[in-house]
RNA sequence: CGAGGCGGUCGGAUGGUCGCGCGUCGCCGGGCUUGCCCGGUCGGCGUGAGGAAAGUCCGAGCUCCGCAGCGCAGGGUAGCGGGUAACUCCCGUCCGCCGCGAGGCGAGGACCAGUGCCACAGUGACGAUGCCGGCGUCCGCAAGGAGGCUGGAGUGAAACGCGGCAAACUCUACCCGGAGCAAGGCCAAAUAGGAGGGCGCAACCCGGUUCGCCGGGGGAGAGGUGCGCUGCCCAGCCCUCGGGUCGGCCGCACGAGCCGUCGGGUAACCGGCGGCCUCAGAUGGAUGGCCAUCGCCCGGUCCGCGCAAGCGGGUCGGGCACAGAACUCGGCUUACAGACCGCCUCGCUGA
RNA sequence: GGCGACGUACCCAAGUGGUUAAGGGGGCGGUCUGCAAAACCGCUAUGCACCGGUUCGAAUCCGGUCGUCGCCUCCA
Numbered sequence: 001c002g003a004g005g006c007g008g009u010c011g012g013a014u015g016g017u018c019g020c021g022c023g024u025c026g027c028c029g030g031g032c033u034u035g036c037c038c039g040g041u042c043g044g045c046g047u048g049a050g051g052a053a054a055g056u057c058c059g060a061g062c063u064c065c066g067c068a069g070c071g072c073a074g075g076g077u078a079g080c081g082g083g084u085a086a087c088u089c090c091c092g093u094c095c096g097c098c099g100c101g102a103g104g105c106g107a108g109g110a111c112c113a114g115u116g117c118c119a120c121a122g123u124g125a126c127g128a129u130g131c132c133g134g135c136g137u138c139c140g141c142a143a144g145g146a147g148g149c150u151g152g153a154g155u156g157a158a159a160c161g162c163g164g165c166a167a168a169c170u171c172u173a174c175c176c177g178g179a180g181c182a183a184g185g186c187c188a189a190a191u192a193g194g195a196g197g198g199c200g201c202a203a204c205c206c207g208g209u210u211c212g213c214c215g216g217g218g219g220a221g222a223g224g225u226g227c228g229c230u231g232c233c234c235a236g237c238c239c240u241c242g243g244g245u246c247g248g249c250c251g252c253a254c255g256a257g258c259c260g261u262c263g264g265g266u267a268a269c270c271g272g273c274g275g276c277c278u279c280a281g282a283u284g285g286a287u288g289g290c291c292a293u294c295g296c297c298c299g300g301u302c303c304g305c306g307c308a309a310g311c312g313g314g315u316c317g318g319g320c321a322c323a324g325a326a327c328u329c330g331g332c333u334u335a336c337a338g339a340c341c342g343c344c345u346c347g348c349u350g351a
Numbered sequence: 352g353g354c355g356a357c358g359u360a361c362c363c364a365a366g367u368g369g370u371u372a373a374g375g376g377g378g379c380g381g382u383c384u385g386c387a388a389a390a391c392c393g394c395u396a397u398g399c400a401c402c403g404g405u406u407c408g409a410a411u412c413c414g415g416u417c418g419u420c421g422c423c424u425c426c427a
Stems, first nucleotide, its partner, number of pairs: 001347010012294007020048007027040006050322001054333002057331005062180004066232007074176005079093005094108001095106004109171002114169002116165003126161001131152005137146003184250004194241006204217005221234001223233001243426002257276008295320011352423007361376003369407001377395006400416005
């Protein structure tokens, strides 16, 4: 210098101006329980997307399904060890494959439990032996036939060897109840506070009775969003049609949080101490538009240097990705113009 | 926002590991007819959404992208 591998950081900056959401202070208006609540074409200040906010592929928190336990079905994971709230994630390591190498990839338990499949080619595809050669045996006068041992070629992914295939059924070990914030809770408004059908509080016993039923025992049964069972709890449950509303609040913004430092550990990660709230919060859904300067990239043109490739400077035009929160986290995967940093490998050249 | 299903030619659609992927409609050409329709015959070569993996072999099995469709508000 060229080609590459791994890991990490950033992903336009500053100012002006016009807007939007949220918070807070003030002003104005309204309400009453008189110091709070609600509202605004209002004003000031503060704050306002991401490394993936995405796909919704895994795993959790949280909420509901009445509680607990068990079985079946279904789904998932798979060397060994560790990390974590948990995981199909991460780290270390063994083995296999790929690469000259730095490194990368791996759903990597079990086909001597059973079942199934193995196209074409090939003598034969798994209880085969109809290919070729050699050597014995038996039958036969002979030609030839039967059967055995041994060596070999070719086909094919695999050739007789406990063949190959489990991202084939399956077996083994372990894990998983289901639904999802449109979960769910509260308030307000409104009506036909509705209609039809199915199921249950059974049967039976005792007591009461206005003879419709009611209470107790008893046992039956709806209620776990796949099915079933047991125990407890409990009085209503399911389907269809019709009607009303088209509102508000909570859940919901401090969390397995972020930064720094020290210690333990090969590492993932864990622990101690200190600091921070700079990590938004909509509900037809805010986070934007324009202008100026600078930065970067591409193209044209001019000037300078150089034999040339090219380098430096001026000027004009265009561009600056992927993409945007919606209950919240931990991961994975996918998309991404360009810039920068660190470590390492291979090749060439020079000292 | 959440959950679920699907993708095979211009349209519908069978195929769930095996050689060259059924069938129907539509289109084109022909026969028949005076001309048409119907009927019959032939053709419609470069279709399994895309990218990887498992396997000797993938439309089919597994994973990831892309696209399409469906369901889910509150009161009683």
Predicted 3D model of RNase P RNA and transfer RNA as a complex of 427 nucleotides.
Rfam match: Bacterial RNase P class A. Rfam describes the family as follows. Ribonuclease P (RNase P) is a ubiquitous endoribonuclease, found in archaea, bacteria and eukarya as well as chloroplasts and mitochondria. Gene Ontology terms of the family: dimeric ribonuclease P complex, ribonuclease P activity and tRNA processing.